Background: Small-subunit ribosomal RNA, central domain from an uncultured organism, 348 nucleotides, folded computationally. RNAcentral holds the full RNA, with entries from ENA, Greengenes and SILVA. It matches the Rfam family "Bacterial small subunit ribosomal RNA".
Context: one part of a larger RNA
RNA sequence: CUGGGCGUAAAGGGCACGCACGCGGUGACUUAAGUGAAGUGUGAAAGCCCCGGGCUUAACCUGGGAAUUGCAUUUCAUACUGGGUCGCUAGAGUACUUUAGAGGAGGGGUAGAAUUCCACGUGUAGCGUCGAAAUGCGUAUAGAUGUGGAGAAAUACCGAAGGUGAAAGCGGCCCCUUGCGAGUGUACUGCCGCUCAUGUGCCAAAGCGUGGGGAGCAAACAGGAUUAGAUACGCUAGUACUACACGCUGUAAGAGAUGUCGAUGAGGGGGUGACACUUUAAGUUUGGCGUCCGUAGCUAACGUGAUAAAUCGACCGCCUGGGGAGUACGGCCGCAAGGUUAAAACUC
Numbered sequence: 001c002u003g004g005g006c007g008u009a010a011a012g013g014g015c016a017c018g019c020a021c022g023c024g025g026u027g028a029c030u031u032a033a034g035u036g037a038a039g040u041g042u043g044a045a046a047g048c049c050c051c052g053g054g055c056u057u058a059a060c061c062u063g064g065g066a067a068u069u070g071c072a073u074u075u076c077a078u079a080c081u082g083g084g085u086c087g088c089u090a091g092a093g094u095a096c097u098u099u100a101g102a103g104g105a106g107g108g109g110u111a112g113a114a115u116u117c118c119a120c121g122u123g124u125a126g127c128g129u130c131g132a133a134a135u136g137c138g139u140a141u142a143g144a145u146g147u148g149g150a151g152a153a154a155u156a157c158c159g160a161a162g163g164u165g166a167a168a169g170c171g172g173c174c175c176c177u178u179g180c181g182a183g184u185g186u187a188c189u190g191c192c193g194c195u196c197a198u199g200u201g202c203c204a205a206a207g208c209g210u211g212g213g214g215a216g217c218a219a220a221c222a223g224g225a226u227u228a229g230a231u232a233c234g235c236u237a238g239u240a241c242u243a244c245a246c247g248c249u250g251u252a253a254g255a256g257a258u259g260u261c262g263a264u265g266a267g268g269g270g271g272u273g274a275c276a277c278u279u280u281a282a283g284u285u286u287g288g289c290g291u292c293c294g295u296a297g298c299u300a301a302c303g304u305g306a307u308a309a310a311u312c313g314a315c316c317g318c319c320u321g322g323g324g325a326g327u328a329c330g331g332c333c334g335c336a337a338g339g340u341u342a343a344a345a346c347u348c
Base pairs, nucleotide, nucleotide: 004319005318006317007302008301012316014202015201016200017199022194023193025088026087027086028085029084030083031082033081034080035077036076037075038074039073040072041071042070049065050064051063052062053061054060091192092189093188094187095186096185097183098182099181103178104177106176107175108174109173110172111155116150117149118148119147120146121145122144126137127136163170164169207248208247209246210245211244216242222236223235259315260314261313262312263311264310267293268292269291271289272288274286276284277283278281297304298303321348322347323346330341331340332339333338
């Protein structure tokens, strides 16, 4: 190098965009670089291999052949690949048309319930909590109840195996702004495509910086319990955090533990959103998305099964016994925390 793999055994990058690289639809003409054929030159000798010859034989020596799978050059072939030219419309895309949606941490406005706090009224001895209690709150009038006010955060029901987004994620209502998908029928462009090392962007929660904000919740801390102990579980309090603006961090069991794209291949039941048709119905048809069951096949089994883990192809990433170790050292990044890249000795 060939070869084996990656749902759960080691192994799919968190997700996307994308240069180089790799790969690439269909018809014709052309070229002849790759490719194939033939010729010529060269590929030293010895050795190896084959057929002979010489020492009584062998080792050894010796003649011829083959091999030397290569390189160069000339001529020819033109199916495939490549280069060039002219077309095409099935890939890809554009316009018009119809339409769905929690798409946007884009901007603004607004609503109702609840918690907490404040003021005032009524009112009196408890409240709160637990398995049981205590800490705690309360005669400085709590808790309960009524009225008014403040402030912050989150949006019950609808709500769904539902929708949407590349993923992370996204949920009251209204307005502005903005991205995207799907369907139908026309018209247009005419391979403009797929994938993608390096790179760039986005990325839950926690964490960090600056500023304001702070209702509830709540690491830490404190107290009271439980207990043999209780640095816990349950209780009472409670700061950071959680929310906002701007910046950083760049990690997750970032999961479907399943990379992206295309093609080929039994069916059946629901959902969702469209189109067309008709007898207007729980109707039929054709695309998109999502879900359950299941045939063949695949799989170590579990399972998967047109959304594949089936069968083919293109490209990328990754794996190679357990521990040491996702660690040390070095590099790069970061304010730090740390991240990323990533060994070895030794040991079983």